[in-house]
RNA sequence: UUCCGAUAAGAGCAAACCAGAAGCGAUUCUGGGACGCAGAGCCAGGGGCCUUAUUGAGGUAGCCCAGCCGCCGAA
Numbered sequence: 001u002u003c004c005g006a007u008a009a010g011a012g013c014a015a016a017c018c019a020g021a022a023g024c025g026a027u028u029c030u031g032g033g034a035c036g037c038a039g040a041g042c043c044a045g046g047g048g049c050c051u052u053a054u055u056g057a058g059g060u061a062g063c064c065c066a067g068c069c070g071c072c073g074a075a
Stems, first nucleotide, its partner, number of pairs: 004073002012037002017032006035062001041068002045065003048060005
């Protein structure tokens, strides 16, 4: 350094659900809340899925791949 990933240490994120807000909607944001996560960090380029006012326009990174950037160190 790479692979790998502990019943390790320190930190981090936050599903369902509830309240408020935005949106036609998928869904998103804020607060509460923790099912989980070694990337559950960023990114909508490819695939998948979803929505719609469907020649079009959107959503999803906690579905997979590609790209970018990263914490720790037992076997």
Molecule: c-di-GMP-I riboswitch aptamer
Organism: Desulfuromonadales bacterium